Predicted 3D model of a 340-nucleotide RNA (Bacterial RNase P class A) from a Candidatus Acetothermia bacterium. Of the family's consensus pairs, 96% are formed in the model. Its mean pLDDT, the model's own confidence on a scale to 100, is 78. Rfam family: Bacterial RNase P class A. It is annotated as a ribozyme. From the family's description: Ribonuclease P (RNase P) is a ubiquitous endoribonuclease, found in archaea, bacteria and eukarya as well as chloroplasts and mitochondria.
């Protein structure tokens, strides 16, 4: 110097002028004072507060969390140290309950993507066919083969020997895996080693599906919800029901429970459709938080000077997280190049 990895900070400062919104004061006016977006205010993914609802009972469904130990936290989540698997030369990063029995998925290519598959290939011992000098030979019809080639991200343990017509854990040695079991290390996730197996070895995916296990969760949400004011009237028509029950209450569903007859539903008719609270040391009207000029500072660009430019983006009940977007800077570390 280049390319990266990790941790952290920042989101310009000051002055003047003109505005906008909330609050306060007074001499009530063209007045004064004071306050006024973010690290993410965003996505609305997760949790909590707060509010209301059926907090008799039972069942089902649904949601969130999930390696280990320790710490913080109501929780979600975060921090530290570790374990295992994977990626990278490396700094470092990503993932994490268990399960491939059932269901789902496996693009393209390929014969075949499943208790798989004969496209090329090998064989054709056996039965049949042809030739024969009767010793045998030939092609491959039936058929056998997962060794070799090819496709693919992935084709069913690896490698060698035996075996065979050719082959194959078909058999055997070694290695690997799996299962059972024993001994040891660690608080634990996990890990080191041994023994056994009529060789038990028949794909992958659980990084968003599914099943199971453990823990937690009642539901809906500020359009929650409360108060004030006003209305939903009278009347008409049609339908339906009265204990063998219309309809309603109802917290996702079901059982169940409760209410229920001048009832209930539809249409006509004629009406309301405002205000306040919830709501905050920004704060609603779901609508303010801004603009211009000068100086300084940081960085970038070029046409190099009185030059141009400045990220993502804006509260709406509040709070804690996660994720995503994004400017500039600092520190530590890694790999490579160059110079001394």
């Nucleotide at each position: 110097g280049a390319a990266g990895a990790g941790a952290g900070g920042u989101a310009g400062a000051g002055a003047g002028c003109c505005g906008c919104a909330g609050g306060g004061c007074u001499u009530u006016a063209c007045g004064c004072c004071u306050u006024g977006a973010g690290g993410a205010a965003a996505g609305u993914c997760c949790g909590g507060g707060c509010u209301c609802c059926g907090c008799a009972g039972g069942g089902c469904a649904a949601g969130c969390c999930g390696c280990u130990c320790g710490g913080c936290g109501c929780a979600a989540g975060c921090c530290g140290a570790g374990a295992g698997a994977g990626a990278g030369c490396g700094a470092u990063c990503u993932c994490u309950g268990a399960g491939a029995c059932a269901g789902g998925c496996c693009a393209c290519a390929g014969a075949g993507a499943c208790a798989a598959g004969a496209c090329c290939g090998c064989c054709g011992a056996u039965g049949g066919c042809c030739c024969u000098u009767c010793g045998g030979g030939g092609a491959u019809c039936a058929g056998g083969c997962a060794a070799g080639g090819g496709u693919g991200a992935a084709a069913g343990g690896g490698c060698g020997a035996g075996g065979u017509a050719a082959g194959a854990g078909c058999u055997c040695a070694c290695c690997g895996c799996c299962a059972a079991u024993c001994c040891g290390g660690g608080u634990g996730a996990c890990u080191g080693g041994g023994u056994u197996g009529u060789g038990g070895c028949u794909g992958g995916u659980a990084a968003u599906c599914c099943u199971c296990c453990g823990g937690c969760u009642g539901g809906a949400g500020c359009a929650a919800g409360g108060c004030c004011a006003a209305g939903u009237a009278a009347g008409c028509a049609g339908g339906u029901g009265c204990u063998u029950g219309a309809g309603g209450g109802c917290u996702g569903c079901c059982c169940g429970c409760c209410c229920g007859a001048u009832g209930c539903c539809u249409g006509c008719g004629g009406g309301u459709a405002g205000g306040c609270c919830g709501c905050g040391u920004a704060g609603a009207a779901g609508g303010a938080u801004g603009g211009c000029u000068c100086u300084c500072g940081u960085c970038c660009c070029c046409u190099u000077g009185u030059g141009g430019g400045a990220a993502c983006a804006g509260a709406a009940c509040c709070c804690g997280g996660c994720u995503u977007a994004u400017u500039c800077c600092u520190c530590u570390c890694u790999u490579c190049c160059u110079g001394c």